[in-house]
This is a predicted structure of a 64-nucleotide RNA (Fluoride riboswitch aptamer (crcB RNA motif)) from uncultured Luteibacter sp. Of the family's consensus pairs, 100% are formed in the model.
């Protein structure tokens, strides 16, 4: 110096915020940046989570 593994650290996980003795991935040339149809002009669909809890926003129904 190179490569592999582990730990630590940092970062990411399709729309916001906080939390987690949590999960996965990546190491800045990275992880990540949803799906379907189409005449490629355009049209349609699910979800604020990676997962869970709470808050906020949005949507539906009921009651006052």
């Nucleotide at each position: 110096g190179c490569u592999g593994c582990g730990c630590a650290c940092g970062g990411a996980g399709a729309u916001g915020g906080c939390a987690u003795g949590c999960c996965u991935c990546c190491g800045c040339g990275a992880a990540c940046c949803g799906c379907c149809c189409c005449u490629c002009g355009g049209g349609g669909c699910u979800g604020a989570u990676g997962a869970u809890g709470c808050c906020u926003a949005c949507a539906u129904g009921u009651c006052c």